[in-house]
Molecule: Guanidine-I riboswitch aptamer
Organism: Clostridium paridis
RNA sequence: GAAAAAGUUUUCUAGGGUUCCGCAAAAAAAAGAAUUGGUCAGGUCCGAGAGAAAACGCACAAUUAUAAUUAUUGUGUACACGGAAGGAUAAAAGCCUGGGAGAU
Numbered sequence: 001g002a003a004a005a006a007g008u009u010u011u012c013u014a015g016g017g018u019u020c021c022g023c024a025a026a027a028a029a030a031a032g033a034a035u036u037g038g039u040c041a042g043g044u045c046c047g048a049g050a051g052a053a054a055a056c057g058c059a060c061a062a063u064u065a066u067a068a069u070u071a072u073u074g075u076g077u078a079c080a081c082g083g084a085a086g087g088a089u090a091a092a093a094g095c096c097u098g099g100g101a102g103a104u
Stems, first nucleotide, its partner, number of pairs: 007056006015046002020043002022040001023037003057077007079099001081102001085097003
């Protein structure tokens, strides 16, 4: 100084806020509607490269089929400190920029 399947998807979690729902507040009794509140431990919602699980994929090996591209099984799929700032959505975030800058 350079490369990598360091792949894709789904479900979920830590975490996150406030569109919608619920909840709460205030004024004359109730109900409905509107308003305000996330300083509201809820449902929906967003959600991890460095969190979890699964599937597909990929690599290698064995067995197997064919003229040739196949199929099955097994093993592996490691490691990973990290701002500030900006961006999206209603809004925020371990989301995105980003395995970035930087550090080692």